A computed fold for a 72-nucleotide RNA from a Nanobdellota archaeon, annotated as transfer RNA. NCBI's taxonomy places the organism under Archaea, Nanobdellati, Nanobdellota. Model confidence (mean pLDDT): 83 of 100. The RNAcentral record of the sequence draws on ENA. Rfam family: tRNA. It is annotated as a transfer RNA. Rfam describes the family as follows. Transfer RNA (tRNA) molecules are approximately 80 nucleotides in length.
């Protein structure tokens, strides 16, 4: 330099055009003499940045950034 892939709550990952979710973690409550476990609930995301297509974009297209892999 060229090619491919990945980027979504604190972490690991879903959602493949139509209200952004799950598990773990955190916080609160129930329970316990107390802790843990269990159960219930809550908070937490400008979906890496910018632009385009569309009535509507996490999703499709372009570009940039970061990371990973491959080729030379």
């Nucleotide at each position: 330099g060229c090619c491919u892939g990945u980027g979504u709550g604190g972490c690991u990952c879903a959602a493949a055009g139509g209200u952004a979710g799950a598990g773990c973690a955190u916080c609160a409550g129930u329970u316990u003499u107390g802790u843990a476990a269990a159960c219930u609930g809550a908070g937490g995301g400008u979906u890496g940045g910018g632009g385009g297509u569309u009535c509507g974009a996490u999703u499709c297209c372009c570009u940039c950034c970061a990371c990973a892999g491959g080729c030379u």